[in-house]
RNA sequence: UUCCGACGUAGCUCAAUGGUGGAGCAAUCGGCUGUUAACCGAUCGGCUGCUGGUUCGAGUCCAGCCGUCGGAGU
Numbered sequence: 001u002u003c004c005g006a007c008g009u010a011g012c013u014c015a016a017u018g019g020u021g022g023a024g025c026a027a028u029c030g031g032c033u034g035u036u037a038a039c040c041g042a043u044c045g046g047c048u049g050c051u052g053g054u055u056c057g058a059g060u061c062c063a064g065c066c067g068u069c070g071g072a073g074u
Base pairs, nucleotide, nucleotide: 002072003071004070005069006068007067008066011025012024013023014022019056027043028042029041030040031039049065050064051063052062053061
């Protein structure tokens, strides 16, 4: 450099049958405790990598591009 495949969703790790995008951890606040940790409760959080297409409706299907990882060839 060429080809093939997988992945891209909250600060992090991951869910979500084409029909209201959630969970755990983290963060913030509160409860409990002599204090901290632990534990319990609440809150905060996303226009789902980008641009288009299909559809009444797209995180999901299709095309191109970008990025990460893996494989093959040279």
The RNA shown here (transfer RNA) has 74 nucleotides and comes from an Endomicrobiia bacterium. It matches the Rfam family "tRNA". From the family's description: Transfer RNA (tRNA) molecules are approximately 80 nucleotides in length. Rfam links the family to the GO term triplet codon-amino acid adaptor activity. RNAcentral holds the sequence, with entries from ENA. The same sequence occurs in records of 2 taxa. Model confidence (mean pLDDT): 80 of 100.